[in-house]
RNA sequence: GGUCCUAUGGCCCAAUGGCUAAGGCGCAUGCCUACGAGUUUUCGGACAGCAUGAGAUUCCAGGUUCGAGUCCUGGUAGGAUCG
Numbered sequence: 001g002g003u004c005c006u007a008u009g010g011c012c013c014a015a016u017g018g019c020u021a022a023g024g025c026g027c028a029u030g031c032c033u034a035c036g037a038g039u040u041u042u043c044g045g046a047c048a049g050c051a052u053g054a055g056a057u058u059c060c061a062g063g064u065u066c067g068a069g070u071c072c073u074g075g076u077a078g079g080a081u082c083g
Base pairs, nucleotide, nucleotide: 001082002081003080004079005078006077007076010025011024012023018066027053028052029051030050031049035044036043037042059075060074061073062072063071
C1' cells in the first nucleotide's frame, strides 16, 4: 500500500429503513434481614433477593429517504489477511 471485518450507556451485547434504541453486568435509592448495639421493642445494618431510577450526539462529517443505529460516499480508530 490492496482487500475484508468491527465501532451502540462505565463494560458486554441486541435492534426487518418505522412505537420512547431492548437486555445483562456495574452504579444510585428504597424494602427486606444475617448480624451488631441497646434492653422493651428502639437504633444501626451488609451479602443475596425484590422494587424503582439514573446513565446513549449509535466513532466523525456529509448524502439518499416522508423517515437512517441500519443504505451510500469520505474520513478516524482498532483488528484480520495479502504483498
Molecule: transfer RNA
Organism: Thoreauomyces humboldtii